[in-house]
């Protein structure tokens, strides 16, 4: 886009069409073919008379009646349906000289005389019937004879003309032979009739050339089968039959055989070629219940005839009988599905008749069906309170539904109701009137004119009128494709789905609502089928790597083919003719109001066919040339091939010397049927097989496969040069034939090494391997098979034409300096690169570029190169589908990750102090429990949030209470704060009592106001309840790594790459050179803090060097302003200077300086990853709680404890513990605070209360550390858990559950396994010191300080972790990545199969209806002959040849059902 559809929702009208696509299943009823003055008979029903009482009887009409018969004409048309058919069925040109045609037309002629019978009737039987059957009478346009007769028909004879081969045609001449039917009318040369004949018209029927699906896994079919002769039949040709006779025919251009189908005009779609399809209309064709057969007829093998045989239904008195909707309607059945048992012959057709007319389910017409097309309407104009409602939202209201509603004017199509009305109708006839005509005349025929008269559809189409906005709108979608977005509810559920694909708590994609969007009497789905699909490409497609070059050749058929003439005119081309049927399409144009829809003309039918004519390519045929292609002379190279001989090295093995303990073999080793029996070693010999080092080259050679020692002997192909000859002789190649590496196979040789299998020793978790020792087949010869390889250049073969540089083998000609040189050319064979081609890689005169032939092959992946069947092969195999299945499979290149190389960096390794073992602290995990709240969870959780869990915190438990709340904001009242005391309770809380005074204006007071407090309703409050995967913020981690990216240019189809790669150098994408890049941003770096020198400023609370005082001592005073410090501000460093070195950037080493190449140290963390962590800091969307998942309070757990883990902390000692004694800091706190001295106490500590808002007093003692004694390697004078007693403070309260003190106790522990952290100098280690947080403290943590102060780095090999560049990838959630089998389990299909069921079909051979044809002794026999006997004819009857069904054996396809068996695809 379509559509003979169907189904889902909805459904007002009308016009025109259309309607069993399935069961060619079965059908009840009705109707669908009759008519007719040819013939005899001739009744009934009405009507009327007459006799009769009446029943009846008779008459007339009715009547050229009606029904039936005999006969003629029709039944072969019309109407149906599509079973069979691959074929002259069908289309389409053609041919019959090889034929027929009733009825009609037309042309000539005739129409004469005679017979004999039989339905009807009419009697008699038989039967249930259907029907029959015998006997009498009778007519004819029914039947028969006989006459006549052509230019009919047939035999003979010759002529004339033609022609396509058999032949045709005209005239003639003779001989034979063939006909008829009447009826009407007085009458006739009238009227219709019949015979015969002539031609034509229409219908038929036979032949032919082209077309006209699909399967080769169907490859050989064929005996009346192919011709001939002669006959038989037939309207005609002809093996159509029959007999002999030969041995033909057909097929790769597809025979036979299987599978599907009516053919065509058309019809649907494509731009067109093409592709699907054959409903309605048209033409042909088969068919009529299945099958078979013939009468009749002009036509039939007959839809509504006959006869047989089968089925199958129905009636039966069971003996025998009907019947055939694929006509119209209609009815079961099937089926997703397809109307009414309508009216009507009014039109138009058709039988029949002279006609009236009769039939007519052809047909007109009218019912049902949105089933299709086309019209048309459901209203129209105004109207903003932008009503209500309803949807949403940021919710005091906006936005939208929306000029849409209400409301106001207006119109009135359709439908309703009233009225009025057509066209279709032309006639036929008939009746009156002209007029032609024919005859002796009239009629009759024939023309015109009026006039009667006729409609199923129907009172329908159309038309006036009336009321009245009143009766008339769904449906399907709104994630992209593709026009249309919100909310709610769901929550990988429910469902959606044409393709991507939605859906796991914020779904524009599910379902519902609002709102849009599209179509509209329809919408949507489904089914089919074009087109997009250049996705079979013929126009119009590929084949190096995506599917695709046969492993290679030679070669049939076929396809293709160099030049010049001439002829031909098959292809080709152009003119006519003829047909291409009508309807359809297209144009222009009438009719229906318009449109569909008819219609009128023209175009168009792209094709055949015939002839005329062109002759340039093709072809054909003849004549020629020589450029292709091939022979001959000459030379050249060669691992080309076969045979046969010969060499020499080496390997083994065998002898024999020498010779002695090992050998061999591996990463290291064992094994050894190797060795003291003498091995390896090494001389000397001899045996046997295989293979030829070195030359040895992207060197040669052959079609490929392949080919390598040497000689000789056979033979194939190729090059080059000159010149002779052939004269297209060529190119390709379906089948076909030969060739073909290895491994394999078959017969027989050989066997030296080597070696599948095998043994055996190692290696390992294992080791059926990879190493070793052995060792068979096999590898080699010879015949024969096998035909396959990533047979590959993954590139078929031949021919031409398209820049070029270079190397190399072969020949050849030139030059020259004669050489190992240079220059042309031809043929090979390699690299690189131009235009071009490619999807990119690449390919480029050896094309994967540019043309022309031939050939093969491909058409998404997987099944399957699987599986039945053939065929080839000893086997191994070789050749080749489809059911299902998935939505990809795949090629090239991109940019990342991983892996592998290349180069760097980092406490990453390596060189040196600890964790991991004890015990004690903290934290987690798990158990526990009413609760032991939550959260963090490799690196990046675990002394983390927590910078302080008895209570409080506090979020968990339990028990008491509360409900506008503990807190904000409103809030009618009523009050005044606050505070004090008592009682009831564990307390939250309730109860009672005092107290009566809040600020501001204001004198005061009223009066306003504000602040509390009270407080009903209710609006709200409240949540550490959820979701970090809805979020912001803020934070970790790779990583303080040097990376990340832009803008413009360039490059590439593109992703994308260039810049930022490349040499160098740096911690560094720092910086430098260079470079299609040029130049910028965000890190790096510096710029800010600190700490190190120094300089100026100030100088107190700090200092104290000079001067003065003073003291047992002190900067203690007076004064200093120099030093230290404190503060504040500059200096100063920058590869600046010097020497190398290097293009430079840098680098090395030096001076100098307090500090040297980033001076140390901090802050500072790009672009990005982890849905990384956090809703319990803090803020928020959604979602849940609302007398509770809020709120108050006691008390209780977060402190538990069989284990497990991770930070730590104290030790195991003598570098040490222990006592005395003596010294040196730096930063920092301190008013609910630090708190001196002093006094008490062993002591925590009390007391005290100076001083101190701090450079001034206080914490404050600094501790390893020096010095000195003592301990002497001991579980100890080490360690200090543990546990008792007694105390201290703090704190409302130390029971759970604080922290210290003093005494007593004195455990594990003796330096830690596998593994493992951190650190590179003022650093690790070790050593104290102070803070925050706090009432106290479970801090050893955690942040700061100081103090002492090491060691070690060879260097990047390897571990971790990063950064550059390269490389491969089938990875992208990105190696924790992707993915293979097998095994379990499901489902699907497919193959096989023991057995089974039905079917189709071929042979043979029985049986053999019907029927035609043939034969036929007997029987039977109206017409004609015969006087007669009897004959001619004919019949039945019985024979025979054919024959359909049916039987029987044997075989083939293809389908079904299976026990069992195979492998395949899917799922998770």
């Nucleotide at each position: 886009g379509a559509c003979g559809a169907a189904c889902g929702c909805u459904g007002g009208c009308g016009g025109c069409g259309u309607g069993c696509u399935u069961a060619a299943c079965a059908c009840a009823u009705g109707c669908a073919a009759g008519u007719c003055u040819a013939c005899g008979a001739g009744a009934a029903c009405g009507a009327g008379g007459u006799a009769g009482c009446a029943a009846u009887a008779u008459c007339u009409c009715u009547a050229u009646u009606a029904a039936a018969g005999u006969g003629g004409c029709g039944c072969a048309c019309g109407g149906g349906u599509g079973c069979g058919u691959a074929a002259c069925a069908c289309g389409u040109a053609a041919g019959c000289a090889a034929u027929c045609u009733a009825c009609c037309u037309u042309u000539g002629g005739g129409u004469c005389u005679g017979g004999a019978a039989u339905a009807a009737c009419u009697u008699c039987g038989a039967g249930a019937a259907a029907u029959c059957g015998g006997g009498g009478c009778u007519a004819a346009u029914a039947c028969c004879g006989g006459a006549u007769a052509a230019u009919g028909c047939a035999g003979c004879g010759g002529c004339a003309c033609c022609g396509c081969a058999u032949g045709g045609u005209g005239a003639u001449g003779u001989u034979g032979u063939u006909a008829a039917a009447g009826u009407u009318u007085a009458a006739g040369u009238a009227a219709u009739g019949c015979c015969u004949u002539u031609a034509g018209a229409u219908g038929a029927g036979c032949u032919u050339g082209c077309g006209u699906c699909u399967g080769a896994u169907u490859a050989g079919c064929u005996a009346g089968u192919u011709g001939g002769u002669a006959g038989a039949g037939u309207a005609a040709u002809a093996g159509c039959c029959u007999a002999c006779c030969a041995a033909g025919g057909c097929g790769a251009c597809g025979a036979u055989c299987g599978g599907u189908a009516g053919c065509c005009g058309g019809c649907c779609u494509g731009a067109g070629a093409g592709g699907g399809u054959g409903a309605u209309c048209g033409g042909c064709c088969a068919c009529a219940c299945c099958g078979g057969a013939a009468c009749u007829g002009a036509g039939a093998c007959a839809c509504g005839g006959u006869c047989c045989g089968g089925a199958c239904u129905c009636c039966u008195a069971c003996g025998g009988g009907a019947g055939g909707c694929a006509g119209c309607a209609g009815u079961g059945g099937g089926g997703a599905a397809u109307u009414u048992u309508g009216c009507g012959c009014a039109a138009u057709g058709g039988g029949c008749g002279a006609a009236a007319g009769c039939c007519u389910g052809a047909c007109g017409c009218a019912g049902c069906a949105a089933c299709g097309c086309c019209g048309c309407g459901u209203g129209g104009a105004g109207g903003a309170u932008g009503a209500a409602g309803g949807u949403g939202c940021u919710c005091u209201g906006c936005a939208u539904u929306g000029u849409a509603a209400a409301c106001u004017c207006c119109u009135g199509u359709c439908g309703g109701c009233c009225g009025g009305g057509a066209a279709g109708a032309a006639u036929c006839g008939g009746c009156g009137g002209g007029g032609u005509g024919c005859u002796a005349a009239u009629c009759a025929g024939c023309c015109c004119c009026g006039u009667c008269u006729u409609g199923a559809c129907u009172g329908u189409a159309c038309c006036g009128g009336c009321a009245a906005a009143g009766g008339a709108a769904g449906c399907c979608c709104c994630g992209g494709c593709u026009a249309a977005c919100u909310c709610c509810g769901u929550g990988c559920c429910a469902g959606c789905a044409g393709c991507c694909g939605c859906g796991g708590u914020a779904a524009u994609a599910c379902g519902g609502a609002g709102g849009g969007g599209g179509c509209a009497a329809g919408c949507g789905u489904u089914a089919c089928u074009c087109g997009g699909a250049a996705u079979u490409a013929c126009u119009g497609g590929g084949c190096g790597u995506a599917a695709a070059g046969c492993g290679c050749g030679c070669g049939u058929a076929g396809g293709c083919g160099g030049u010049c003439g001439a002829g031909u005119g098959a292809g080709u081309c152009g003119g006519a003719u003829g047909u291409g049927a009508a309807a359809u399409c297209c144009c222009c144009g009438g009719g229906c109001u318009u449109a569909a829809c008819c219609u009128g003309g023209g175009a168009a039918u792209u094709g055949c066919a015939u002839u005329c004519g062109a002759u340039a390519c093709u072809g054909c045929u003849c004549g020629g040339c020589u450029a292709g292609a091939g022979u001959g002379u000459g030379g050249a190279a060669g691992a080309g091939g076969g045979a046969a001989g010969c060499g020499g090295a080496a390997u083994u093995u065998c002898c024999g010397g020498u010779g002695u303990a090992g050998c061999g073999g591996u990463g290291a080793a064992a094994u050894g049927a190797g060795g003291u029996a003498g091995a390896u070693a090494u001389c000397g010999g001899a045996a046997g097989g295989a293979a030829c080092a070195c030359c040895a080259g992207u060197g040669g050679c052959g079609a490929a496969g392949g080919c390598g020692g040497c000689u000789u002997c056979c033979u194939g192909g190729u090059c080059c040069a000159a010149c002779a000859c052939u004269g297209a002789c060529g190119c390709u190649g379906a089948g076909g034939c030969a060739c073909g590496a290895a491994a394999g196979c078959g017969u027989g040789g050989g066997g030296a090494g080597c070696a599948a299998a095998c043994a055996g020793g190692a290696u390992u978790a294992g080791a059926u391997a990879c190493c070793c020792u052995g060792g068979u087949a096999g590898u080699c010869c010879a015949c024969g098979c096998u035909g396959u390889a990533a047979a590959c250049g993954a590139u078929g073969a031949g021919a031409a034409c398209u820049a070029g540089a270079u190397g190399u083998u072969g020949g050849g000609g030139g030059g020259u300096a004669u050489a190992a040189c240079c220059c042309c050319u031809c043929a090979g064979u390699g690299u690189c690169g131009c235009a071009g081609c490619u999807a990119a890689c690449g390919c480029a005169u050896u094309a994967a570029g540019u043309u022309c032939u031939c050939c093969g092959c491909c058409u998404g992946g997987g099944g399957a190169g699987u599986a039945c069947g053939g065929u080839c092969g000893c086997a191994a195999g070789a050749u080749u589908a489809a059911a299902c299945u998935c939505a990809a499979a795949g090629g090239a290149a991109u940019u990342g990750a991983c892996g592998g190389g290349a180069c760097c960096c980092g406490c990453a390794c390596a060189a040196g102090c600890g964790u991991g073992g004890a015990g004690c602290a903290u934290g987690u995990g798990g158990a526990u429990u009413a609760a032991u709240u939550c959260g963090a969870u490799a690196c990046u959780a675990a002394c983390c949030g927590a910078a302080g869990a008895a209570c409080c915190u506090u979020a968990c438990c339990c028990a008491g209470g509360u409900u506008u709340g503990a807190c904000a904001u409103c809030g009618a009242u009523g009050g005044u704060a606050a505070g004090c005391c008592c009682g009831a309770g564990a307390g939250a809380u309730c109860g009672g009592g005092c107290c009566c005074u809040c600020u501001c204006u204001c004198a005061c007071a009223a009066g306003g106001a504000g602040a509390c407090c009270u407080g009903a309703a209710g609006a709200c409050a409240g949540a550490u309840g959820u979701u970090g995967c809805a979020u912001g913020g803020c934070u970790g981690u790779c990583g303080u790594c040097a990376g990340c990216u832009c803008g413009u240019g360039c490059c590439g189809u593109g992703a994308g790459g260039u810049g930022u790669a490349c040499g160098g150098u740096u911690a560094a994408g720092u910086c430098c050179g260079c470079c299609a890049a040029c130049g910028a941003g965000c890190g790096c770096a510096a710029c800010c803090c600190u700490c190190g020198u120094c300089c100026u400023a100030u100088g107190u609370u700090g200092c104290c060097a000079g001067c003065g005082a003073g003291u047992a001592a002190u900067g203690u005073c007076g004064g200093g302003a120099a030093c230290u410090c404190a503060u504040a501000g500059g200096a100063g460093a920058c590869c600046g200077c010097c020497g190398g070195u290097g293009u430079a950037a840098g680098c090395c080493g030096g001076a100098g300086g307090a500090a040297g190449g980033u001076g140390g140290g901090g802050a500072u963390g790009a672009u990005g990853u982890c849905a990384a962590g956090u809703c319990a800091g803090c803020a928020u969307g959604g979602c849940u709680c609302u007398u509770a998942c809020g709120c108050c309070u006691g008390g209780g757990g977060c402190u538990u404890c069989a284990c497990a883990c991770a930070u730590g902390c104290u030790a195991c000692a003598a570098u040490g513990g222990g006592c005395g004694c003596a010294a040196c800091a730096a930063a920092g706190g301190g008013c609910a605070c630090c708190g001196a001295a002093g006094c008490c106490g062993u002591g925590a500590g009390g007391u005290g209360g100076a001083g101190g808002c701090a450079a001034u007093c206080c914490c404050a003692a600094a501790a390893a550390u020096a010095c000195g004694c003592c301990c002497c390697c001991a579980g100890u004078u080490c360690a200090g858990a543990u546990u008792g007693c007694a105390g201290u403070c703090u704190g409302c309260a130390a029971c759970u559950c604080g922290a210290c003190u003093g005494c007593a106790u004195g455990a594990a522990g003796g330096c830690g396994g596998a593994a493992u952290c951190g650190c590179u100098a003022g650093u690790a280690a070790a050593c104290g010191c102070a803070g925050g947080u706090c009432a106290g403290c479970u801090a050893u943590a955690c942040u700061g300080c100081g103090u002492u102060g090491a060691a070690u780095a060879c260097g990047u090999u390897c571990c971790c972790g990063g950064g550059u560049c390269u490389u491969g990838u089938a990875c992208a959630c990105a190696c924790c990545g992707c993915c293979c089998g097998u095994c379990a389990a499901g489902u699907c299909a497919c193959c096989u199969g023991a057995a089974u069921u039905g079917u189709c079909u071929u042979c043979a051979c029985c049986c053999g209806a019907a029927g035609u044809c043939c034969g036929u002794g007997g029987c039977c026999u109206a017409a004609c002959c015969g006087u007669a006997a009897g004959g001619a004819g004919g019949g039945a009857g019985c024979g025979g040849c054919c024959g359909a069904a049916g039987g029987u054996g044997a075989g083939g396809g293809g389908a079904g059902u299976a026990a069992g068996g195979g492998g395949g695809a899917c799922u998770a």
Molecule: small-subunit ribosomal RNA
Organism: uncultured anaerobic ammonium-oxidizing bacterium